């Protein structure tokens, strides 16, 4: 460098729920707590879902712990 993720080592990361801020919302920030999670690192670049506007058409926004891309990576093993 390419494959891999059956045991281990060493760590990491936090679903729901509770507080407390943002925000019309969907959600997101911090904090506590753990359901899990080999990329549960990062990206909205395709798709899906949700959310608001809208008569419609569409438009604007979230979600990466929903799937596929793209990049970046500790260990063991081959």
């Nucleotide at each position: 460098c390419c494959c891999c993720g059956u045991a281990a080592a060493a760590g990491g990361c936090a679903c729901a729920c509770c507080c407390u801020c943002c925000g019309c919302a969907a959600g997101g920030g911090g904090g506590g707590c753990u359901c899990g999670c080999a990329a549960a690192g990062c990206u909205a670049a395709g798709g899906g879902u949700c959310c608001a506007u809208c008569u419609a058409c569409a438009u604007g926004g979230a979600u990466c712990g929903c799937c596929u891309g793209g990049c970046u990576u500790c260990c063991a093993g081959g």
The RNA shown here (c-di-GMP-I riboswitch aptamer) has 78 nucleotides and comes from a Candidatus Bipolaricaulota bacterium. Of the family's consensus pairs, 95% are formed in the model. Its mean pLDDT, the model's own confidence on a scale to 100, is 83. It was read from a public genome assembly, where an Rfam model found it. Its Rfam family is "c-di-GMP-I riboswitch aptamer". From the family's description: GEMM was predicted in a large-scale screen for bacterial structured RNA regulatory elements.